This is a predicted structure of a 1524-nucleotide RNA (small-subunit ribosomal RNA) from Haloechinothrix aidingensis.
The source organism's lineage runs through Bacteria, Actinomycetes, Pseudonocardiales, Pseudonocardiaceae and Haloechinothrix.
Its Rfam family is "Bacterial small subunit ribosomal RNA". Its family is annotated with ribosome and structural constituent of ribosome in the Gene Ontology.
RNA sequence: UUGGUGGAGAGUUUGAUCCUGGCUCAGGACGAACGCUGGCGGCGUGCUUAACACAUGCAAGUCGAACGCUGAAGCCGUCUCCGGACGGCGGAUGAGUGGCGAACGGGUGAGUAACACGUGAGCAAUCUGCCCUCGGCUCGGGGAUAACCCCGGGAAACUGGGGCUAAUACCGGAUACGCAUUGGCCGGCGCAUGCCGGGCAAUGGAAAGGAUUCGUUCCGGCCGAGGAUGAGCUCGCGGCCUAUCAGCCAGUUGGUGGGGUAACGGCCUACCAAGGCGACGACGGGUAGCCGGCCUGAGAGGGUGAUCGGCCACACUGGGACUGAGACACGGCCCAGACUCCUACGGGAGGCAGCAGUGGGGAAUCUUGCACAAUGGGCGAAAGCCUGAUGCAGCGACGCCGCGUGAGGGAUGAAGGCCUUCGGGUCGUAAACCUCUUUCAGCCCUGACGAAAGAGACGGUAGGGGCAGAAGAAGCGCCGGCUAACUACGUGCCAGCAGCCGCGGUAAUACGUAGGGCGCAAGCGUUGUCCGGAUUUACUGGGCGUAAAGAGCUCGUAGGCGGUCUGUCACGUCUGCCGUGGAAACCUGCAGCUCAACUGUAGGCGUGCGGUGGAUACGGGCAGACUAGAGGGCGGUAGGGGCAAGCGGAAUUCCUGGUGUAGCGGUGAAAUGCGCAGAUAUCAGGAGGAACACCGAUGGCGAAGGCAGCUUGCUGGGCCGUUCCUGACGCUGAGGAGCGAAAGCGUGGGGAGCGAACAGGAUUAGAUACCCUGGUAGUCCACGCCGUAAACGUUGGGCGCUAGGUGUGGGAGUCGGAAUACGAUUUCCGUGCCGUAGCUAACGCAUUAAGCGCCCCGCCUGGGGAGUACGGCCGCAAGGCUAAAACUCAAAGGAAUUGACGGGGGCCCGCACAAGCGGCGGAGCAUGUGGAUUAAUUCGAUGCAACGCGAAGAACCUUACCUGGGCUUGACAUGCCGGGAAAUCCCGCAGAAAUGUGGGGUGCCUUCGGGCGUCCGGCACAGGUGGUGCAUGGCUGUCGUCAGCUCGUGUCGUGAGAUGUUGGGUUAAGUCCCGUAACGAGCGCAACCCUUGUCCUAUGUUGCCAGCGGUCCGGCCGGGGACUCAUGGGAGACUGCCGGGGACAACUCGGAGGAAGGCGGGGACGACGUCAAGUCAUCAUGCCCCUUAUGUCCAGGGCUUCACACAUGCUACAAUGGCCGGUACAAAAGGUGGCGAAACCGCGAGGUGGAGCGAAUCCGAGAAAACCGGUCUCAGUUCGGAUCGCAGUCUGCAACUCGACUGCGUGAAGUCGGAGUCGCUAGUAAUCGCAGAUCAGCAACGCUGCGGUGAAUACGUUCCCGGGCCUUGUACACACCGCCCGUCACGUCACGAAAGUCGGUAACACCCGAAGCCGGUGGCCCAACCGGUUCGCCCGGAGGGAGCCGUCGAAGGUGGGACUGGCGAUCGGGACGAAGUCGUAACAAGGUAGCCGUACCGGAAGGUGCGGCUGGAUCACCUCCUUU
Repeated sequence: UUGGUGGAGAGUUUGAUCCUGGCUCAGGACGAACGCUGGCGGCGUGCUUAACACAUGCAAGUCGAACGCUGAAGCCGUCUCCGGACGGCGGAUGAGUGGCGAACGGGUGAGUAACACGUGAGCAAUCUGCCCUCGGCUCGGGGAUAACCCCGGGAAACUGGGGCUAAUACCGGAUACGCAUUGGCCGGCGCAUGCCGGGCAAUGGAAAGGAUUCGUUCCGGCCGAGGAUGAGCUCGCGGCCUAUCAGCCAGUUGGUGGGGUAACGGCCUACCAAGGCGACGACGGGUAGCCGGCCUGAGAGGGUGAUCGGCCACACUGGGACUGAGACACGGCCCAGACUCCUACGGGAGGCAGCAGUGGGGAAUCUUGCACAAUGGGCGAAAGCCUGAUGCAGCGACGCCGCGUGAGGGAUGAAGGCCUUCGGGUCGUAAACCUCUUUCAGCCCUGACGAAAGAGACGGUAGGGGCAGAAGAAGCGCCGGCUAACUACGUGCCAGCAGCCGCGGUAAUACGUAGGGCGCAAGCGUUGUCCGGAUUUACUGGGCGUAAAGAGCUCGUAGGCGGUCUGUCACGUCUGCCGUGGAAACCUGCAGCUCAACUGUAGGCGUGCGGUGGAUACGGGCAGACUAGAGGGCGGUAGGGGCAAGCGGAAUUCCUGGUGUAGCGGUGAAAUGCGCAGAUAUCAGGAGGAACACCGAUGGCGAAGGCAGCUUGCUGGGCCGUUCCUGACGCUGAGGAGCGAAAGCGUGGGGAGCGAACAGGAUUAGAUACCCUGGUAGUCCACGCCGUAAACGUUGGGCGCUAGGUGUGGGAGUCGGAAUACGAUUUCCGUGCCGUAGCUAACGCAUUAAGCGCCCCGCCUGGGGAGUACGGCCGCAAGGCUAAAACUCAAAGGAAUUGACGGGGGCCCGCACAAGCGGCGGAGCAUGUGGAUUAAUUCGAUGCAACGCGAAGAACCUUACCUGGGCUUGACAUGCCGGGAAAUCCCGCAGAAAUGUGGGGUGCCUUCGGGCGUCCGGCACAGGUGGUGCAUGGCUGUCGUCAGCUCGUGUCGUGAGAUGUUGGGUUAAGUCCCGUAACGAGCGCAACCCUUGUCCUAUGUUGCCAGCGGUCCGGCCGGGGACUCAUGGGAGACUGCCGGGGACAACUCGGAGGAAGGCGGGGACGACGUCAAGUCAUCAUGCCCCUUAUGUCCAGGGCUUCACACAUGCUACAAUGGCCGGUACAAAAGGUGGCGAAACCGCGAGGUGGAGCGAAUCCGAGAAAACCGGUCUCAGUUCGGAUCGCAGUCUGCAACUCGACUGCGUGAAGUCGGAGUCGCUAGUAAUCGCAGAUCAGCAACGCUGCGGUGAAUACGUUCCCGGGCCUUGUACACACCGCCCGUCACGUCACGAAAGUCGGUAACACCCGAAGCCGGUGGCCCAACCGGUUCGCCCGGAGGGAGCCGUCGAAGGUGGGACUGGCGAUCGGGACGAAGUCGUAACAAGGUAGCCGUACCGGAAGGUGCGGCUGGAUCACCUCCUUU
């Protein structure tokens, strides 16, 4: 540059991510079916199931020009009694003889895995009627027979006998060079068996006539050759599943002789030989007609084999032949079987998988139509006849294609529907309405092509012309995501939806309905099937360290693959040409129906196969050569490589003896056990078995398993050096063979220690375990089995290539050096670590690859079921190897990320522990709660973080609850309409009150219309402490005053995400400093705010009073601002200064100064978020619910109940105390419906009283503990005050239920509190009183504040609790209150086993043996030909037939097996199933690390022994590596 026109994804595993991986969807197609709907036409198409059974009609006949009969109509002639008769012509018709056809056409797909089909060859191994071409011939005879006639049998179907007759029927004879058979000869050809051509001889073999215009001619007949067509046979190649079918075969494989066929051939037969096929899949089983094509797909592929076309097979099932050119014959025959029909019971008939049609089956598939007009077929010389082939029509939206259901205008955007934020929006120019058109359907008229001279089923069809009128003509699916299209109502895990994910538990775009919308449209959806998407079986085009997947290892057969050079061949490969690759289909161009579908025509395509010519690089064959692969020789070398024999010491145990005495042993602690019959301990001696400390290592060897004291013998392999030899001898390796830890098995030994099982002791809720004491098999040896492991580097083998660094083992070289020590360096082999490129989903791998390539093998294809069942093979057994399905799930997984968690680790905080002080838990009372009770005990709050909480005030009220009595536009708001008079108010009566009723009585403004306010009635509406705090706002609690939580940009990572925020220090602090791929920033921390502590300053009233004066002695007065204090303003503290430490930093320690020192004390202030935390009863609010009540009013009751339980407090139990008397010192807050002084009364609560005070002024107001003095003396008391009685006070309409207080009396429990548990680190705890809110009063001992007095202790961070940061593991993410395993129980489902039982299929053996072919055949029967003849169809012969016999032989019978299916008491495991039982196995060190193999044991998970693995956490040590 040209050609090439061609490939889209999405949802779903997670908190999130990447990957792996399955499931699902969007597309197209259909002989379809089903649901809803349905106007027209054209072209197609229509039993996919029961190859189930079929009524009825039709589907194959024709020829008189092959033949003999029959002989109608009609014509001619004669006769006539006019009915007709006879003769001739004529030939309809009928059956028959004969010929051709019936083997085509049409149907179906059962069977068939096969030369059946496709494709390409071959037949030298063949046939071929009718047709075409060529050559030749067609002479002359004979004997029968059907029809017909006669006589019989039979119900029928049909049939027997006798008699006559024709032929293109049948049979001799003649002729025939060409034909056949046999035997010679010549020539040519072929790979070959052989073939072709030309001679010769012998033998054998033909024929038919008919018509005729009698001129010939036409149609036939026979022999032979060729062609064409059709058929037969053979071969190469190609196309299903299964190896849980691995061996199969007796005519089997071959040969010889014979038979048979058109023809080769075990096709058949006899004999001989022993072969043939198979892992490149024989044999068996299952399934299936094959192809052109069709569907899909980018293609490669995959699926399919309807209609049309080619081939095959079949015709009720099975067998068989006959006829014929052709059949083993759909509408022929014979036999057998099943079935149906007829029957006079003796016998007969039948075969729709032809066209219609019927029944049946089924989800499902049509008219018992017209015509031979066309095309084609059969017969015929022809006319013609026949033709359910065919041409047409009918039915079905079954498919494809086309058309229509109107077009233009039309906004008060009508009515109506739906929605609404009530404004409006939308259906919607949609409709109405106006103008216009008439395709299609309807009606009328006309009217073809298809036919060539005539003949048209279709058809009065297609088409043409005209008429009327928008007139007759729209549905279906969907609207959560994928996927285009949203709202309302109903429903409330119900009803239902659903392709996957999933929706529905009271606001559902997911259910149902409606409105609206989206998409298709005479259709639209659903279901089923196929391909696609699916690179999810990967040839194109995948993988195997951890996701599924490397065989435990090695040897090695077949096979696959293979070094360098040369020659040759041309098998692969490439290329030219030739043949074939049918038509249709498909693609392209053009053309015909108005278009299209459909059809015609031309080209392409048909990717293939065969032939032929050429090319020879590469692969291959053959031949030759080479040495780099491989192997050998020679010289060295290391080693727990293997086998056998022998030897050694330490230790354990046992035995004997000695010493010696009361314990030993064991554990978390114990006990069992051993021991006064002398243990343990200790010494000596002995016995026996097993294993080999130190060296020792991440080190060595081996193929793997594995291998360790020492010595010897035998033996395998490796490495290095040399480059001497061979000359590709190589690599891999399906099957196969060998080796193969531990456990286990068999036989025989051995047995010290250890130690499954077992026993005992502990632990525990239990403990079939972990721990302890014992202990058998076993562990050891020999021989033989087993054949598996986390047999792991979870990484098959071989070869080559691709940076390095640093250890270590073995060898060789070079240099230094005297040196075999040593050092440096090079190189080969082995074994580790780190790391570049590259690879990887990531983790990681990285010259020992998981990198880049080549070769070979093994293996994988979602999870579970299951490495299981069945079958097979192996094993003594245990068991191993091979290896499914039903069913079920929408995942199961890998790596990494962020969290959370851990009976993981590190660091660090906190009244967290510890150290201390005081409490609670015991008592009485108060208050709250649970529970119980009740007509009601209204409601809420429920671990911390509910429980003196909402409630900072329940006698009525409050009040929401209960009972009873009332009201219904309402107790309360707004608007409108109508009416009235004001309503309110006052006084009676009834009533518990609400309320009812009676009486009295009154407005404001005015432009006089009315208005405002109010009452009554009505309409809208009010009202609800009714529900939902899981629909919400707001507010609040809690983690937590904890130090954290994030962002922008950048960087790293595919990504989630990381970095920053980690690290080293430091801090109360993510506080600050340093470091640093980060640099900055925000919300938090801190600070800014309030208060308190010091000082200064300003101002001094109601506060203060030092000095001065006065005084009634009280800051009382004058006065003063100094002081206190108050109110403002300011200063002050910042690690600023000094010293030590520290990286010189941050900071920290100590010190000085200072009222205060390292945040001075206290408060307010609460990050991102968590708990669906709390509150619908503070308030607000969506939705739902109630509406003469779930609203509202009233009275009374209840919230105050009490056998109990808990929580929070108060008061105590006393002497650090009680009581009495006396005497001091606060702060803060409050007060007009208020605080209330003095004075007086009362023992007191309180009363009287009323000054003063809206308060730095007056009042409540006496502070109390303390201090001083007295008394009590350890006692249930002079402690303690509950409870109860009496008497009172006060508040209030009212203290009965149910107030507080006072006085007198009473004097309970209680003597310091079990397990357990709480608060507090300084003006704190403890202790003492004071005030306030709420409030008429008060259950307040509560709460919120205020001041007075005023401690103790903290060594420290091991432990408990909570928290922060880093790290680690994780199967958790609703996040450990997590997850999760197994038995048992219940339900459902599928499966396996099973005494058996009932079938199916294909064989085998034997029996029986139809039809029929073949063979045989005494007797029997027989016209032609031959011979004889007495001429009598008389005799004989040739030949034939029936019958009989035999071989084969279908069906049938018997028998034992094989394979396969149904059912099956019961047994077994499996799967699934909102809330069952038992335990806790696994995930964290999962609380005994887990897992693998094996063995034993146990309700169960499981436990234990032996060996193995890391896919184990943690700590320590050693070693190596990296960085500095």